[in-house]
Predicted 3D model of a 73-nucleotide RNA (transfer RNA) from an uncultured Candidatus Marinamargulisbacteria bacterium. Rfam family: tRNA.
């Protein structure tokens, strides 16, 4: 330098062009226990990387940029 892939909650990851985007773990509150862990109930949590474009409508499609990974040179 070229090609491909990834970026969604604090972490690991799902997800669909169409009212308010989800799970597990985590955090918080409570229950249980002598107590802790485990377990149970409730609760909390998002600029869907950024900027544009297409569309009636974009987290989803397209382009550029940024960060990360793999391969080739």
């Nucleotide at each position: 330098g070229g090609g491909c892939c990834c970026u969604u909650a604090g972490c690991u990851c799902a997800g669909u062009g169409g009212u308010u985007a989800g799970a597990g773990c985590g955090g918080c509150c409570g229950g249980c226990u002598c107590a802790u862990a485990a377990c149970c109930g409730g609760u909390u949590g998002g600029u869907c990387g950024c900027u544009g474009g297409u569309u009636c409508a974009a987290u989803c499609c397209c382009a550029g940029c940024a960060g990360g990974g793999c391969c080739c040179a």